[in-house]
Context: one part of a larger RNA
């Protein structure tokens, strides 16, 4: 910018794009077949590999928010606590949310349809033969649909509900603001006092593992005890304490 008035939400599905794999093992059966060794079609059942999507309840990684532990060293006058540097964590031992595979779950399901090689059945031309010339049956991971997903710029621009009537305006929209389930910028979702949007704050799911300070005991180092403490809490609930204020701008046509 189209789509013949603007507009919100819902759809159709032309046409695209993905999938589409496969191996073992029971059974049919030691059956048909075969002198014998061997050993089936055709059906029914389970178990897996590879790949795709998709999740984080579990199994684990990561987690430079956190929590502990600890070696030098400096520093706060000392002690005792703490902070700082040693990587762009100093080492280490754990680790929520979130990401995430080694984890979990789903998927490749069709007695559908035309066929290819190929195999038929009836059959003349040509008294035979002849799957073919009239007619007729079959047949493959391929193709067509069925199966996801995109999809009306499909200029062939579809439908269906519903709103909206003339103006510095409606319906709707953008901007602004407070924000994430989103996200390099954009875009995309949510929200904006009629409000739980993000921050606080108070409970907590959970990590971490028993804080400083005391008091016992010991010569100390260190220990128990007070205390499953203290910190921390990206998650979950609750609650207007602080900020979503103030506010701009866009935007519609015949007809009666």
């Nucleotide at each position: 910018u189209g789509u013949u008035a603007g507009a919100g939400u819902a759809u159709u599905g032309a046409a695209a794009g993905g999938a589409g794999c496969u191996u073992u093992c029971c059974u049919u059966a030691g059956u048909a077949c075969g002198a014998g060794a061997g050993g089936a079609c055709c059906g029914g059942g389970a178990a897996g590999g590879a790949u795709a999507c998709a999740c984080c309840a579990c199994u684990g990684a990561u987690g430079u928010a956190c929590c502990a532990g600890u070696u030098u060293u400096u520093g706060u006058g000392c002690c005792a606590a703490c902070a700082g540097a040693a990587u762009a964590c100093g080492c280490u031992g754990g680790g929520u949310a979130g990401u995430u595979a080694a984890g979990u779950g789903u998927a490749g399901a069709g007695u559908g349809g035309a066929u290819a090689a190929c195999u038929g059945c009836u059959g003349a031309a040509a008294g035979c033969a002849u799957a073919u010339a009239a007619g007729u049956a079959g047949g493959a991971a391929g193709c067509c649909c069925a199966c996801c997903u995109u999809a009306a710029g499909a200029u062939g621009a579809g439908u269906a509900c519903u709103c909206u009537u003339u103006u510095u305006u409606a319906a709707g929209g953008u901007c602004a603001c407070g924000a994430c389930u989103a996200g390099a910028c954009u875009a995309g979702u949510c929200g904006u006092u009629a409000g739980a949007u993000a921050g606080g704050u108070a409970u907590u799911a959970g990590g971490u593992g028993u804080a400083c300070g005391g008091u016992u005991a010991g010569u100390a180092a260190u220990a128990a005890c007070u205390u499953u403490a203290g910190c921390c809490g990206a998650g979950a609930u609750a609650u207007a304490c602080u900020a979503a204020c103030a506010g701009a701008c866009c935007g519609a046509a015949c007809g009666u």
Source information:
This is a predicted structure of a 256-nucleotide part of an RNA (large-subunit ribosomal RNA, domain VI) from Euglena archaeoplastidiata. Its mean pLDDT, the model's own confidence on a scale to 100, is 86. The organism belongs to Euglena, within Eukaryota. RNAcentral holds the full RNA, with entries from ENA and SILVA. A source record names the gene rrn23. It matches the Rfam family "Bacterial large subunit ribosomal RNA".